Model confidence (mean pLDDT): 82 of 100. Predicted 3D model of a 72-nucleotide RNA (transfer RNA) from an archaeon. It matches the Rfam family "tRNA". Rfam classes the family as a transfer RNA. The RNAcentral record of the sequence draws on ENA.
[in-house]
RNA sequence: GGGCUUAUAGUUUAAUGGACAGAAUUUCGGGUUUCGGCCCCGACGAUCUAGGUUCGAUUCCUAGUAAGCCCG
Numbered sequence: 001g002g003g004c005u006u007a008u009a010g011u012u013u014a015a016u017g018g019a020c021a022g023a024a025u026u027u028c029g030g031g032u033u034u035c036g037g038c039c040c041c042g043a044c045g046a047u048c049u050a051g052g053u054u055c056g057a058u059u060c061c062u063a064g065u066a067a068g069c070c071c072g
Base pairs, nucleotide, nucleotide: 001071002070003069004068005067006066007065010025011024012023013022018055027043028042029041030040031039048064049063050062051061052060
């Protein structure tokens, strides 16, 4: 320098172009307990960035950024 893949809660992840973007875990609150842990209930929290296509984009297209792999 060229090519390929990936990017979603703090973390691990799901999601046929139409879902309130779903779960697990962390954190916090409550219940339970003599106290704590386990367990039960609840809450908060996310689509890498900028454009484009579309009635509608996490999803498709383009460019960029970051990570990984391959070639030279």